[in-house]
The RNA shown here (transfer RNA) has 71 nucleotides and comes from an archaeon.
Its Rfam family is "tRNA". It is annotated as a transfer RNA.

RNA sequence: GCACCAGUAGUCUAGGGGUAUGAUACGACCUUCCCAAGGUUGUGGCCCGGGUUCAAAUCCCGGCUGGUGCA
Numbered sequence: 001g002c003a004c005c006a007g008u009a010g011u012c013u014a015g016g017g018g019u020a021u022g023a024u025a026c027g028a029c030c031u032u033c034c035c036a037a038g039g040u041u042g043u044g045g046c047c048c049g050g051g052u053u054c055a056a057a058u059c060c061c062g063g064c065u066g067g068u069g070c071a
Stems, first nucleotide, its partner, number of pairs: 001070007010024003018054001025043006047063005
């Protein structure tokens, strides 16, 4: 330098056009004599810019970061 893959909450992760999923963490409550475990509930997220579209996390282009391969 070229090609391919990945980037979603503090952490891990599902979803590839129509309200973003679950786990964990954190807060509140229930349960218990207390703690742990368990239950209910809440908070918090689509790497950046542009394009297509009624509508983009999702499709297209460019960029950034990481990984793999080739040179």